[in-house]
RNA sequence: GCCGCCCUGGCGCAAUUGGCAGCGCAACCGUUUCGUAAACGGUAGGUUUCGGGUUCGACCCCCGAGGGCGGCU
Numbered sequence: 001g002c003c004g005c006c007c008u009g010g011c012g013c014a015a016u017u018g019g020c021a022g023c024g025c026a027a028c029c030g031u032u033u034c035g036u037a038a039a040c041g042g043u044a045g046g047u048u049u050c051g052g053g054u055u056c057g058a059c060c061c062c063c064g065a066g067g068g069c070g071g072c073u
Base pairs, nucleotide, nucleotide: 001072002071003070004069005068006067007066010025011024012023013022019056027043028042029041030040031039049065050064051063052062053061
């Protein structure tokens, strides 16, 4: 330099054919306990890497940029 894949809460990942952004862990609060852990119940946390386009509507489609991983030379 060229090709492919990936980027979504703190972390790991979902989201069918474009139509309410969700799950687990972690955090916090509560129940329980002499106390802690575990267990159970609940709460909060997201400009979906960035910019633009298409569309009534974009995590999803198109173009560009950035970052990561792999391959080729």